Annotation: Predicted 3D model of a 73-nucleotide RNA (transfer RNA) from Candidula unifasciata. The coordinates come from a structure-prediction model, not an experiment, and the mean pLDDT is 82. Taxonomically the source falls in Candidula (Eukaryota, Spiralia, Lophotrochozoa, Helicina). The sequence is in RNAcentral, with records from Rfam.
RNA sequence: GGUCUCAUAGCUUAGCGGUUAAAGCACCCGGCUCAUAACCGGUUGAUCGCAGGUUCAAAUCCUGCUGGGACCA
Numbered sequence: 001g002g003u004c005u006c007a008u009a010g011c012u013u014a015g016c017g018g019u020u021a022a023a024g025c026a027c028c029c030g031g032c033u034c035a036u037a038a039c040c041g042g043u044u045g046a047u048c049g050c051a052g053g054u055u056c057a058a059a060u061c062c063u064g065c066u067g068g069g070a071c072c073a
Stems, first nucleotide, its partner, number of pairs: 001072007010025004018056001028042004049065005
């Protein structure tokens, strides 16, 4: 330098262009217990890496950039 791939909550992931972005773990609150853990219930938390474009409508499609990874040279 070239090709491919990934980027969504603190972490791990889901989410075929369609009306509130979902779950588990974690945090916090409560229940249970003499107490802790486990277990049970509940709460909080992401305008989807950034900037444009297409569309009535974009996390999703297209382009560029940034960052991570793989391969080729």